[in-house]
Notes: The prediction has a mean pLDDT of 82. Predicted 3D model of a 75-nucleotide RNA (transfer RNA) from Candidatus Yanofskybacteria bacterium RIFCSPHIGHO2_02_FULL_43_15c. The sequence is in RNAcentral, with records from ENA.
RNA sequence: GGGCUCGUAGUUCAGUGGUAGAACGUUCGAUUCACAUUCGAAAGGUCAGAGGUUCAAUCCCUCUCGAGCCCACAA
Repeated sequence: GGGCUCGUAGUUCAGUGGUAGAACGUUCGAUUCACAUUCGAAAGGUCAGAGGUUCAAUCCCUCUCGAGCCCACAA
């Protein structure tokens, strides 16, 4: 320098055009003498950033940033 995969809640990951969810974690409540377990509820997201297409973008296109892998060149 070229190519491929990926970036979504604190963590691990779904969702692939119609205003974003699960599990674990956190907080509160119930249960217990207390803790754990169990049950119920709540909080938590500029969907990496910018632009474009579209009535509508997490999703499609372009660029940038970041992570990983492969190839080439040089040493």

Rfam family: tRNA.